SAM riboswitch aptamer (S box leader) from a marine eukaryotic metagenome, 99 nucleotides, folded computationally.
This record gives sequence, C1' cells and structure tokens, in this order.
RNA sequence: CUUAUGAAGAAAGGAUGAGGGAUUGGCCCUUUGACUCCUUGGCAACCUGUUCAUCAUAAAUAAGGUGCCAACUCCAACGGAUAUUUUCCGGCAGAUAAG
Repeated sequence: CUUAUGAAGAAAGGAUGAGGGAUUGGCCCUUUGACUCCUUGGCAACCUGUUCAUCAUAAAUAAGGUGCCAACUCCAACGGAUAUUUUCCGGCAGAUAAG
C1' cells in the first nucleotide's frame, strides 16, 4: 500500500504500584489495584491442516501461526439522509488478519 472483518464471544493467580481506554473533546475504568510483565485458562476461526463436495465457491472439523478476553472500534469528530436535535448510512482515522 491492497483486500477482508468488527451489535457476538472469552479471566483467574503472581510481580509491580498509577495510570489507562490510539489522537482531540466527552464519558468511563482504576489503590475493592489501572497499565505492563509472567503463569495458567479461555474465546474466536483470518491464515493453516484434515474430511467431503465442486467448474469455482462453500460446509464440517482440528487448533499449528497470529489475534483477542470492560463498555458496538466506549461515543462523537467529516459528509449525507431523516428529523428537530432523533435515528440511520457512508467516509476519515485507528485495530486485527492475509498478501
């Protein structure tokens, strides 16, 4: 850079000790212990393996490589529709996977 995905799902213990949720603004989480690291466990099924079928997809299954285990990507941001401050859609950005 390209493509795909996101209303689902899944936490205990130990170490440390004050921040964290990408950015900004909100709103939240947090000394009843955040973030991070380690151990164990779990979720999911992108890549991968196997089975079956096929023109090609697909489907089932396993869990080797990743990823994840507060809140829809926590909400909004830019634009449009609706509408009268509501609801929806798209975009940007960011995350993950594969290339």

Notes:
The prediction has a mean pLDDT of 81.